[in-house]
Context: one part of a larger RNA
RNA sequence: AUGGGUGGUAAGGGAGGGUUGGCGGUUAUGCCAAUUAGAAGUUAAAGGGCGGGGGUUCACCCUGGGGCUGCUAUUGAAACUGUUUAACUAGAAGUGCCGGAGAGGGUAGUGGAAUUCCUUGUGUAGCGGUGGAAUGGGUAGAUUAUAGGAAGGACCCCCGGGGGGAAGGCGGCUUACUUGAAUGUAACCGACGGUGAAGCUUGGAAGGGUGGGGAGCCAACCAGAAUAAGUUCCCUGGUAGUUCCCGCCGUAAACGAAGAAUUCUAGGGGUUGGGGAACCAUAGUUCUUCGGUGCCGUAGCAAACGCAAUAAGUAUUCCACCUGGGGAGUACGUUCGCAAGAAUGAAACUC
Numbered sequence: 001a002u003g004g005g006u007g008g009u010a011a012g013g014g015a016g017g018g019u020u021g022g023c024g025g026u027u028a029u030g031c032c033a034a035u036u037a038g039a040a041g042u043u044a045a046a047g048g049g050c051g052g053g054g055g056u057u058c059a060c061c062c063u064g065g066g067g068c069u070g071c072u073a074u075u076g077a078a079a080c081u082g083u084u085u086a087a088c089u090a091g092a093a094g095u096g097c098c099g100g101a102g103a104g105g106g107u108a109g110u111g112g113a114a115u116u117c118c119u120u121g122u123g124u125a126g127c128g129g130u131g132g133a134a135u136g137g138g139u140a141g142a143u144u145a146u147a148g149g150a151a152g153g154a155c156c157c158c159c160g161g162g163g164g165g166a167a168g169g170c171g172g173c174u175u176a177c178u179u180g181a182a183u184g185u186a187a188c189c190g191a192c193g194g195u196g197a198a199g200c201u202u203g204g205a206a207g208g209g210u211g212g213g214g215a216g217c218c219a220a221c222c223a224g225a226a227u228a229a230g231u232u233c234c235c236u237g238g239u240a241g242u243u244c245c246c247g248c249c250g251u252a253a254a255c256g257a258a259g260a261a262u263u264c265u266a267g268g269g270g271u272u273g274g275g276g277a278a279c280c281a282u283a284g285u286u287c288u289u290c291g292g293u294g295c296c297g298u299a300g301c302a303a304a305c306g307c308a309a310u311a312a313g314u315a316u317u318c319c320a321c322c323u324g325g326g327g328a329g330u331a332c333g334u335u336c337g338c339a340a341g342a343a344u345g346a347a348a349c350u351c
Base pairs, nucleotide, nucleotide: 004322005321006320007305012319014202015201016200021195023193025088026087027086028085030083031082033081035077036076037075038074040072041071042070050064051063052062053061054060091192094188095187096185097184104178105177108174109173110172111155115151116150117149118148119147127136163170207248209246211244212243216242217241221237224234259318260317261316262315264313267296268295270293271292272291273290274289275288276287277286278285279284300307301306324351325350326349333344334343335342336341
């Protein structure tokens, strides 16, 4: 490489938009690059295969005709691929319009509960913590109950395998600004599409840089307990960190362990957004349709588990990745990074 694969066995890139590329709707028309047909040239000789002959047989040798394949120039064909020209609307692919949904993003402001601290007044010997304790804090008046103030961070109920987002992720309230999706309409456009190497953007937590901030929680660390020991679990404390601005890192069980897009293939009962119809009357019931999101289940698939219109079914296109375990996501080299490290990524040897 081929073949076979990628839910859990090795294997889907964390995610997006997008360049080269390979792939691509309907009709007509011309061309003929690819395709296909004919005839021509060439495809050395020897050898191999076929026929004949010499060789007593064979090896070996002589001879005849033929062929394969490729290439070159040429004459045709035009269904398909390609391409030219002219059209189309079945792809919502895009634009417009209507009324809705939403923790989508981000800016500024603001609210209450709780926690801790400070101050005043109350009040007396206990508090706290645990399986039980102790360290700790308290007569310099704690804990508790009361009033006032300050600070920082997170948003109870509503809250629902509910919603919206490409993923990461998003939840008090108000808000100038703003992305996207769905339904309906069918006005415009007229294949404008799908995928996507490289490159670009984004990317939880932790970490790292400068400067603010620091209530609670809390790696490290100190002390207490437990234990045979106890650098762990439990407990009293507690620093980085957690928070904010700017900029860095670029990784996660970044998971649905399931790449993206399109076609088709029984049903059932939920929920969410939009539309339609009937009954009805302002509320609902029933039926239906499109989009999302979960459950069960037939065919089919699967080694089984299970998946099953949100496929792991049936087909097509493109990308990524895998090829026994360890050594090893290591070494070396290179690129990136302030560093931590990240990306790429072997071999010897061994079973």